[in-house]
Molecule: transfer RNA
Organism: Erysipelotrichaceae bacterium
RNA sequence: GAUUCCGUAGCCAAGAGGAAAGGCAGGGGCCUGCAACGCCCCGAGCGUGAGUUCGAUUCUCACCGGAACCU
Numbered sequence: 001g002a003u004u005c006c007g008u009a010g011c012c013a014a015g016a017g018g019a020a021a022g023g024c025a026g027g028g029g030c031c032u033g034c035a036a037c038g039c040c041c042c043g044a045g046c047g048u049g050a051g052u053u054c055g056a057u058u059c060u061c062a063c064c065g066g067a068a069c070c071u
Base pairs, nucleotide, nucleotide: 001070003068004067005066006065007064010024011023012022018054026042027041028040029039030038047063048062049061050060051059
C1' cells in the first nucleotide's frame, strides 16, 4: 500500500428499515434471626460526522480505532 471483516451497557453478545434480546458483573427490593440460594426491579439509543428515508443500530459515503490475509 491492496483486499476482506469488526466496532451495540463495566465485560461477553443478539438484533440487518418501524421506539435495542440474553448472560456475567453492579445497584435496589422480597425472602432469612443474619447470610447463601432463589425471585422481582433498575441501568445502553448503537465508534464519529454527513447523506438517503416519513422513519437509520440497520442502507450509502468519508473518517477514527481494531483484526485477518496479500505484497